[in-house]
Context: one part of a larger RNA
Molecule: small-subunit ribosomal RNA, central domain
Organism: metagenome
């Protein structure tokens, strides 16, 4: 419920493609469906207003208005919105140009450290800790040197730096892909925004099927502590973590802040692009102003319960979608439908305050 909001109070779907749908630049000319005016029927009757009459008066005749916000017919306008036809570049789109990027799959190479192993050397402790145990060592441990194996990880550079729609992405080099910025005297001619369903794509964990397994390490034993100790500390240690293939589909997936376009002081440091210029040991050099596009602090107006936001707005408008309506029962019950399973998505209600 013709109403108010969604950063933190209840609410913005994890993200993104995209059907319907809803909205949509500039200019001409036609039509006239939506709009506007005029006209003509029809809008039943009581009811309501006004005259008259029934000597008053409730009430009732008779005539007149008026109500039914309408609905048809037939005529007129042509701003705007609709449709048709034709143009245009400023929205989008292609295209070409040199450059940034931890943006994607995939392949080979490497780096220290770490487990174990062999060999040397060497000889009683090593290791943990607030302190100790458990653990490891006289079958030679830690501990140093050389060598081999294995698997994970990529220090420094590394930066409120970067790049992706989001999740997320970091050793080197290929190869193959994709997307964003900047500049262009190119083409295309509104092709655009949003997006109910609906498709994808989606940390970790965690489920199947084969490999892999050094470090770490849920669960589990031990050894402490402790009144206890199913922890916190300590030695082992399964599954897992890794990799190939498919499932799951959820997160404090958060900027706790949908997506788009428009306007509305500055200031500072920053990444990439341009332009101009000064300088240069001539290099992908350095320096200063400036122009676009990211990304950050601060801060006017303005907003806001503050808090803080504050041209990346939470400001002022406008287009689309979601979602919200005291707490708690509850993301629960039934149902429905995904899923191997765990469980997901949608989701109440008596009842209680």
């Nucleotide at each position: 419920u013709u109403g108010g909001g969604c950063u933190u109070a209840a609410a913005g779907c994890g993200u993104u493609c995209g059907u319907a749908g809803c909205c949509g630049g500039u200019u001409u000319a036609g039509u006239a469906a939506g709009u506007u005016c005029c006209u003509a029927a029809u809008g039943a009757a009581a009811u309501c207003c006004c005259a008259u009459g029934g000597a008053c008066g409730a009430c009732u005749a008779u005539g007149g208005g008026g109500c039914u916000u309408g609905u048809u017919g037939g005529g007129a306008a042509u701003a705007c919105u609709a449709c048709u036809a034709a143009a245009c570049u400023u929205g989008g789109g292609a295209c070409c140009g040199g450059g940034a990027g931890a943006g994607g799959u995939c392949a080979a190479g490497g780096g220290u450290a770490c487990u174990g192993c062999u060999a040397g050397u060497g000889u009683a402790g090593g290791g943990g800790u607030a302190a100790a145990a458990u653990c490891c060592u006289a079958u030679a441990a830690u501990c140093c040197u050389a060598g081999c194996c294995g698997g994970a990880c990529c220090a420094c550079c590394u930066g409120u730096g970067g790049c992706g729609a989001a999740g997320g992405c970091g050793c080197u080099u290929g190869a193959c892909u994709a997307g964003a910025a900047c500049g262009g005297a190119u083409c295309c001619g509104a092709c655009g925004g949003u997006g109910a369903g609906g498709g994808a794509c989606g940390a970790a964990a965690g489920c199947c099927a084969g490999g892999g397994g050094a470090g770490c390490g849920a669960a589990g034993c031990g050894g402490a502590u402790u009144a206890g100790a199913u922890a916190c500390c300590c030695g082992c240690g399964u599954a897992g973590u890794c990799c190939u293939g498919g499932c799951u589909g959820u997160a404090a997936a958060c900027g706790a802040u949908a997506c788009c376009c428009a306007c509305u002081a500055g200031a500072c440091a920053u990444u990439g692009g341009g332009a101009a210029u000064c300088u240069u040991a001539c290099g992908u050099g350095g320096g200063u102003u400036c122009c676009c596009a990211g990304a950050g602090u601060c801060g006017u107006a303005g907003g806001g319960a503050a808090a803080c936001c504050g041209u990346u707005a939470a400001g002022u408008g406008g287009g689309u979608c979601g979602c919200c309506u005291g707490g708690g029962g509850a993301g629960u019950a039934c149902g429905g439908u995904c899923g191997c399973a765990a469980g997901g998505c949608u989701g109440a209600a008596a009842c209680u305050u």